The prediction has a mean pLDDT of 77.
This is a predicted complex of two RNAs, RNase P RNA and transfer RNA, with 441 nucleotides together.
It holds a member of the Rfam family "Bacterial RNase P class A". Rfam classes the family as a ribozyme.
RNA sequence: UUGGGAGGCGAGUGAGGAUCGCGGCACGGCUCGUUCGUGUCGAGGAAAGUCCGAGCUCCACAGGGCAGGGUGCCGGCUAACGGCCGGGCGUCGUGAGGCGACGGAAAGUGCAACAGAAAGCAAACCGCCGAUGGCCCGCGAGGGCACAGGCAAGGGUGAAACGGUGCGGUAAGAGCGCACCGCGCGGCUGGUGACAGGCGCGGCAUGGUAAACCCCACCCGGAGCAAGGCCGAGCAGGGACAAGGAGCUGCCCGCUCCGUUACGAGUCCCGGGUAGGCUGCUGGAGGCCGGCGGCAACGUCGGUCCAAGAGAAAUGAUCCUCUCCCGGAAACGGGUGACAGAACUCGGCUUAUUUGCCUCCCAUCCCG
RNA sequence: GGACACGUAGCUCAGGGGUGAGAGCACUCGGCUGAUAUCCGAGCGGUCGGAGGUUCGAUUCCUCCCGUGUCCA
Numbered sequence: 001u002u003g004g005g006a007g008g009c010g011a012g013u014g015a016g017g018a019u020c021g022c023g024g025c026a027c028g029g030c031u032c033g034u035u036c037g038u039g040u041c042g043a044g045g046a047a048a049g050u051c052c053g054a055g056c057u058c059c060a061c062a063g064g065g066c067a068g069g070g071u072g073c074c075g076g077c078u079a080a081c082g083g084c085c086g087g088g089c090g091u092c093g094u095g096a097g098g099c100g101a102c103g104g105a106a107a108g109u110g111c112a113a114c115a116g117a118a119a120g121c122a123a124a125c126c127g128c129c130g131a132u133g134g135c136c137c138g139c140g141a142g143g144g145c146a147c148a149g150g151c152a153a154g155g156g157u158g159a160a161a162c163g164g165u166g167c168g169g170u171a172a173g174a175g176c177g178c179a180c181c182g183c184g185c186g187g188c189u190g191g192u193g194a195c196a197g198g199c200g201c202g203g204c205a206u207g208g209u210a211a212a213c214c215c216c217a218c219c220c221g222g223a224g225c226a227a228g229g230c231c232g233a234g235c236a237g238g239g240a241c242a243a244g245g246a247g248c249u250g251c252c253c254g255c256u257c258c259g260u261u262a263c264g265a266g267u268c269c270c271g272g273g274u275a276g277g278c279u280g281c282u283g284g285a286g287g288c289c290g291g292c293g294g295c296a297a298c299g300u301c302g303g304u305c306c307a308a309g310a311g312a313a314a315u316g317a318u319c320c321u322c323u324c325c326c327g328g329a330a331a332c333g334g335g336u337g338a339c340a341g342a343a344c345u346c347g348g349c350u351u352a353u354u355u356g357c358c359u360c361c362c363a364u365c366c367c368g
Numbered sequence: 369g370g371a372c373a374c375g376u377a378g379c380u381c382a383g384g385g386g387u388g389a390g391a392g393c394a395c396u397c398g399g400c401u402g403a404u405a406u407c408c409g410a411g412c413g414g415u416c417g418g419a420g421g422u423u424c425g426a427u428u429c430c431u432c433c434c435g436u437g438u439c440c441a
Base pairs, nucleotide, nucleotide: 002363003362004361005360006359007358008357009356014322015321016320017319018318019317020316022042023041024040025039026038027037028036029035030033044339048350049349051348052347053346054345055344056224057223058222059221068220069219070218071217072216073087074086075085076084077083088102089100090099091098092097103215104214108213109212110209111208125155126154127151128150129149132148133147134145135144136143137142163181164180165179166178167177168176182204183202184201185200186199188197189196190195228279229278230277231276237270238269239268240267241266244258245257246256247255248254286305287304288303289302290301291300292299293298324335325334326333327332369440370439371438372437373436374435375434378393379392380391381390386424395411396410397409398408399407417433418432419431420430421429
């Protein structure tokens, strides 16, 4: 220089002012209202999908098991998790780094279409050999045939063909023998562990598939703020009342209204609970800054701050000045985006998405 | 707001790892009829909602999106 990798920040500016508006809360005013004024607060990194995990609430529950669901290398973090951090192994990349549903296939059952000779326990289409036996030729040495038989190296089929490569060996071959690699078993060393590295033995037994059933280990009771709690009109229901009851009025008188033989209606009481209202509701595993411990996730201590809470409905628009970016010598002109929008609250994951900036690192080329 | 279910031909649905995905209706053509319908025969018609993964192989199994529908005061 060019190309790339990882992480982070902001979210369109940022500040000031003016005008018109919206929602919540507090205070104040009056004409007491769907009112006015002042102050203050008013969307996100994903508020989304509702995919995990919790808090909270109600229901259920002696203990254990079955069924069902989930998770799945190791160690740690956490309230918990399928999340995060660190590590191991595998794999991709020259590399920085990326990705991984990454327990078990020698417990059992199942599956493998088509092709192919043969698909899980073995098998031979083309092929190779024919040492041995057989047949033929030859006096013989020997040669021929490919009948018996041997082989699985090569070809072919397939996603997959019964360890791989090489050398020896052989009639041809073959772990038949050897070396290396792979695999299995048993020690040793290092590591908390996953695992890694030696050593010895075994001649290969044990193909694939568990996002097929299954086995092993661990975890899980169910529902969800439309949960739940408090108050509660009206209508319906149940009970009481007696010739009187209610109000003015605490009592008497008085007045007014209703009722007077009990069907209605009236007055009072009752519980459940509809409409509706209040609550749950936002101060919390909380944010920011700093110190300490830890590689880190994170923990702990100190300081500081309070930041929407709704009706499912609000959170906006215009202009001016400086600032930011682009063009221009200047005057000046233009631009400010994408995905998306709270509704009980948190911790994650996933998905959608624009442009700018910062930090660290890698490869290549050039220069010293 | 919360909890679930389902997407396969124009429509309604089967198929739950193995040729090239089927059925009924619809549509087209032919036959029958004087003609139409019925009936008979043949044919046309699929990104199996989309993307990624597991597997030799995915409509089917898993994950993430998209769309539609149902229930809860």